Notes: Predicted 3D model of a 1466-nucleotide RNA (small-subunit ribosomal RNA) from a metagenome. The prediction has a mean pLDDT of 83. The sequence is in RNAcentral, with records from SILVA.
RNA sequence: AGAGUUUGAUCCUGGCUCAGAUUGAACGCUGGCGGUAUGCUUAACACAUGCAAGUCGAACGGAAACGAUGAAAAGUUUGCUUUUCAGGCGUCGAGUGGCGGACGGGUGAGUAACACGUAGGAAUUUACCUUUUAGUGGGGGAUAACUCCGGGAAACCGGGGCUAAUACCGCAUAAUCCCUAUGGGGGAAAGUGAGGGACUCUUCGGAGCCUCAUGCUAUUAGAUGAGCCUGCGUCGGAUUAGCUAGUUGGUAGGGUAAAGGCCUACCAAGGCAACGAUCCGUAGCUGGUCUGAGAGGAUGAUCAGCCACAUUGGGACUGAGACACGGCCCAGACUCCUACGGGAGGCAGCAGUGGGGAAUAUUGCACAAUGAGGGAAACCUUGAUGCAGCAAUACCGCGUGUGUGAAGAAGGCCUUAGGGUUGUAAAGCACUUUCAAUCAGGAGGAUUGCUAUUAUGAUUAAUAACCAUAGUAGUUGACGUUACUGAUACAAGAAGCACCGGCUAACUCCGUGCCAGCAGCCGCGGUAAUACGGAGGGUGCAAGCGUUAAUCGGAAUUACUGGGCGUAAAGCGCGCGUAGGCGGCCUGCUAAGUCAGAUGUGAAAGCCCCGAGCUCAACUUGGGAACUGCAUCUGAUACUGGCAAGCUAGAGUAUGAUAGAGGAAAGUGGAAUUCCACAUGUAGCGGUGAAACGCGUAGAGAUGUGGAGGAACAUCAGUGGCGAAGGCGACUUUCUGGAUCAAUACUGACGCUCAGGCGCGAAAGCGUGGGUAGCAAACGAGAUUAGAUACCCCGGUAGUCCACGCCGUAAACGAUGUCUACUAGCUGUUGGGAACCUCGGUUUUCAGUAGCGAAGCUAACGCGUUAAGUAGACCGCCUGGGGAGUACGGUCGCAAGACUAAAACUCAAAGGAAUUGACGGGGGCCCGCACAAGCGGUGGAGCAUGUGGUUCAAUUCGAUGCAACGCGAAGAACCUUACCAGUCCUUGACAUCCUGCGAACUUUUGCGAGAGCAAUUGGUGCCUUCGGGAACGCAGUGACAGGUGCUGCACGGCUGUCGUCAGCUCGUGUCGUGAGAUGUUGGGUUAAGUCCCGCAACGAGCGCAACCCCUAUCCUUAGUUACCAUCAUUUAGUUGGGGACUCUAAGGAGACUGCCAGUGACAAACUGGAGGAAGGUGGGGACGACGUCAAGUCAUCAUGGCCCUUAUGGACUGGGCUACACACGUGCUACAAUGGUCGGUACAGAGGGCUGCUAACCCGCGAGGGGGCGCGAAUCUCAGAAAGCCGAUCGUAGUCCGGAUUGGAGUCUGCAACUCGACUCCAUGAAGUUGGAAUCGCUAGUAAUCGCGAAUCAGCAUUGUCGCGGUGAAUACGUUCCCGGGCCUUGUACACACCGCCCGUCACACCAUGGAAGUUAAUUGCACCAGACGUCGGUAGUCUAACCUUCGGGAAGACGCUGCCCACGG
Repeated sequence: AGAGUUUGAUCCUGGCUCAGAUUGAACGCUGGCGGUAUGCUUAACACAUGCAAGUCGAACGGAAACGAUGAAAAGUUUGCUUUUCAGGCGUCGAGUGGCGGACGGGUGAGUAACACGUAGGAAUUUACCUUUUAGUGGGGGAUAACUCCGGGAAACCGGGGCUAAUACCGCAUAAUCCCUAUGGGGGAAAGUGAGGGACUCUUCGGAGCCUCAUGCUAUUAGAUGAGCCUGCGUCGGAUUAGCUAGUUGGUAGGGUAAAGGCCUACCAAGGCAACGAUCCGUAGCUGGUCUGAGAGGAUGAUCAGCCACAUUGGGACUGAGACACGGCCCAGACUCCUACGGGAGGCAGCAGUGGGGAAUAUUGCACAAUGAGGGAAACCUUGAUGCAGCAAUACCGCGUGUGUGAAGAAGGCCUUAGGGUUGUAAAGCACUUUCAAUCAGGAGGAUUGCUAUUAUGAUUAAUAACCAUAGUAGUUGACGUUACUGAUACAAGAAGCACCGGCUAACUCCGUGCCAGCAGCCGCGGUAAUACGGAGGGUGCAAGCGUUAAUCGGAAUUACUGGGCGUAAAGCGCGCGUAGGCGGCCUGCUAAGUCAGAUGUGAAAGCCCCGAGCUCAACUUGGGAACUGCAUCUGAUACUGGCAAGCUAGAGUAUGAUAGAGGAAAGUGGAAUUCCACAUGUAGCGGUGAAACGCGUAGAGAUGUGGAGGAACAUCAGUGGCGAAGGCGACUUUCUGGAUCAAUACUGACGCUCAGGCGCGAAAGCGUGGGUAGCAAACGAGAUUAGAUACCCCGGUAGUCCACGCCGUAAACGAUGUCUACUAGCUGUUGGGAACCUCGGUUUUCAGUAGCGAAGCUAACGCGUUAAGUAGACCGCCUGGGGAGUACGGUCGCAAGACUAAAACUCAAAGGAAUUGACGGGGGCCCGCACAAGCGGUGGAGCAUGUGGUUCAAUUCGAUGCAACGCGAAGAACCUUACCAGUCCUUGACAUCCUGCGAACUUUUGCGAGAGCAAUUGGUGCCUUCGGGAACGCAGUGACAGGUGCUGCACGGCUGUCGUCAGCUCGUGUCGUGAGAUGUUGGGUUAAGUCCCGCAACGAGCGCAACCCCUAUCCUUAGUUACCAUCAUUUAGUUGGGGACUCUAAGGAGACUGCCAGUGACAAACUGGAGGAAGGUGGGGACGACGUCAAGUCAUCAUGGCCCUUAUGGACUGGGCUACACACGUGCUACAAUGGUCGGUACAGAGGGCUGCUAACCCGCGAGGGGGCGCGAAUCUCAGAAAGCCGAUCGUAGUCCGGAUUGGAGUCUGCAACUCGACUCCAUGAAGUUGGAAUCGCUAGUAAUCGCGAAUCAGCAUUGUCGCGGUGAAUACGUUCCCGGGCCUUGUACACACCGCCCGUCACACCAUGGAAGUUAAUUGCACCAGACGUCGGUAGUCUAACCUUCGGGAAGACGCUGCCCACGG
């Protein structure tokens, strides 16, 4: 410090997610030791049991318990034991009294507040402590304990009697204090202990007295603690905007420790709030903690400060202090006891229990230390605290060994089978013993304590006592088997967890097969998963490792530091203007902001720095720094603010001109539409893509004249004008707003922006009343259509118009807020001015309005002095998509609705700009038998053949739009054959290896459907180093064979298709942030990215073309089996001969836009012509770019993986692939006269042939049979070509057309023609009379038509396929349209790419949200009832020790009653 994820790819915007750190954590797996910390975050839920606050006998009366001593009695073992007495002693239960229970400890419910933090303040108090001053005299009456009686289950209570005090109450005194009318008045106390020489008293115990100590009373000052007041700071919600009657202030009184409406009476009407009052929700606050570079954000466990609370609510008492955690009273809920009458209780103290929960410990030891309370002290108490226990909960440290060790062991895993890896790892050898274990030793925490004693000092009348200081001796440890040290012995006792697709370090095998599962995001899994599960290996961390939860970070993703708003989310529709914010030049004063210095404070701990102590570290500790803050004081005065005096550049006013659809009102005008009347006139008009509804013979439409009425204003008219925006368009008048220009004068900052607020605000809509020509939602009718609630047409109502009033919204857009300043230009145009001038203009200036464009900006597109540039001021708005501008609430509105404006839930995207493709019933250009123009077909019939479907034991399998369907199959009777039934075999029909036997091979017979089985005959081979070997056969064993079984979506190879279409790319350079572009686009041209020209491109490659083959002409060479002109011969090129010709087969020539003319751009090229056998790639073939279709093929072959192995392999017989209601494709034959039939007659090419082609000749009507010449073929043969030509006949008919079907008789092949062959003859003679919608081929030797041959093959093609020749046309104006394709361009929300994408409804459910008859809980406002305890006030019904008294009583108090307030409750 970043990364992943939107896309085919790119840049941006933007969200989601990850890597880091952290935690009072929890869960899973695992677990050796120690140190230091930490440990109910949930139910402020309920609590059994024990403990957590006592102490003082030196305040008091005392003596229940224990002990000592003394006395007495009893027993008696004469030691002693027991009992009783004695508060005189040590002590001490209960009680009176004092101090302390207001601290310490717990918790965070409440509280948004002077609660907390910080800085200040004045009107207060403060027990114990320190300090100052003055006292401490003299009396009195009670009461608990105790005792007696009584009540009650208990808790406890009542009555009589006795008694003490440092308990209580008076009197005296008053330095100080308080009140005051300044004369005066008022108000205190307590003793106790220790020691003591005289003296006095004595009940003989002691007391007085003296000294000391300690108390007590009043008071001063302080310290400490507490109370009160104030400035500032302190969460969210405005869908909470107004709140407040003791409310705000005053006066008087009351009250308090104290100021104060704190309370009461009266008076006034204030107080708070947009700088957020009130209300609602949430929350203890802080030092700090976590994170972060910081600013911030989150948090408030442990430790520390403050606050609040103590079962819930209320209340007071006592006290220095409480409205009191372990006190009291009342009320509520709950729990417990009960004799049912009544009582008791409060763990948010420490342990512990139940419950809740993902989750949090021992009913431990000790007061040894530190502290606290009491005490004079010893000492007592202390779940504070110190320790221990439990927990890997966290942090820190240590260990689980070290060295050597290659046969690179075994085993595991992988493997291309060679090896690799685990791996120096282990074993083995040598060494060490930290930690743990056992044994032994052993600090420190403990002395300033306590006890005893000595000395000195202080005090004193005193040498006593007390006190202080110093010394000596003794004594106190929970932890503790402490830390630490030594010894012993064995490598001995000690490693796991997560991950390994990318992010993110780390890879293979097996299993699984969109299943099981994984997943933080993207995403894996559908048979070869580095992503699931296991294993091996590896990576990371390590006594831990992962997961989950949570916080900060990354996130500049709320942006103060540090973001944005033309199109990504985002400028209010526009203006005026209040608060607020900001504000020109100059001078002076001030010193609020600002700056500097100083002082105080900012607790400690923590963080940071430097040290120190535990072996280190964590931890602890000393010092420093810091605490960025606040307050006060002093100073500075540039800037901002304030005050004062000025200025004119901002802003405004006056004067003079100018332009304008600026606004409002009144009036006027012409053209047009419609309607009405009349006239002319006759059959249609109107409307549409085409029609119809409609109007019209009752006279339309058309034409003319006149009239009525409403609305709108052609031309001018313009990227022209005006206005803030909406918007404004005939003309005239009136009223009126603003702008601009020019020159001077005046005012003197008067300015800019603007939350709320106010006003304006298109269209539609609403209300009331008018108006209504045209147009026209709704509606009616006609069309279109599958439908057509639409588009089109005919009608037509609201409305559109006017007046008044609402509404308040628009893509109200420049999708660009207003104002100001600055920053290159060029061009046009509107309004005004100036200068020059040739009177046309030119230059210039101000204000507008447009087009391009520099710098700059921008993600890009683009913007660019009219900024989206550079800056300033102010306002508004945004923070992922959907839900949703929706719901609820509120405000406005007559309504429609507007404004304000969420959440649950859900997704990993949504989006902007640009790029390349693809697509478009977008555009431009071009091509193709693509259409058109033609010729012939298919689709109808019969048959052949293939396919689907159906059937079947099986009808084997594959091919399925073009690009499957006479396709694989160039030939299924058996075989083929893969299918079915049945019968058989199991190392196998086939390959290799091993062992044994045997030559191999063969004849015959039997059984069987056959495979096969059984028997039987002949036969002994070849080589040899004589051991044996090779080939072959049989048998056996196991490795293995075998599979037309699956996957063509694992593959190779081959093939189809777009398409013989003209395209597809690269290097370097350049442009662009980039994907990419350029080149390859443009102008021409071509069959062609063919060529030329131009050009930020220049070159190159694969394609095109050419090179290859056949064919068309000629030449040369060569002539046999081919040829025959000349010569001879002959039935016959038969023979001689010839080498001319044809032909054969080798080699050459030829064609290149080469030549001419025109066109074109002086090009490429095109058009025409000449010559030529051939002319513009002459014709045909082979040849198929980058790629597309997961196209086809595992059944040609090859092959990974999977599957079968007495079977999914192998053999055989028979059957099937040939089935048949039907549908489709491809063909053949026809329907006839351009024909059929009969007779005669002519001319090919290319092929095949020895398991073959087979001649002549004979037989048969024929298929064929016999026959056997010739030929391995330019020689022989298949082999008669047919259409054609010449004649004859038929005469338009189901025929002399057509030949299916069927019967009969045969031929041939073959082991065998039944299922199931082909052919021949005789007979039979079906459909069919040119074929609906639709559809196919073909542009010349082509279509059409005619026959011939071959492959396969025993046989089987008259129809298939591949070849061959014969005869031999028609047509193409042209590119609008259909189909396919190419190039450029444009739009796109498509990229699996239009067979795309995508919208809505519904079925089902009720998780979320909302509604819902209702029900329940909590909180709260207002009104009223009620009123416990209790304080305070009133009262004098009852009662009463102290004091006073004139002895009657009074003062004072308690109880009772009552008033105010008030909790619970209603």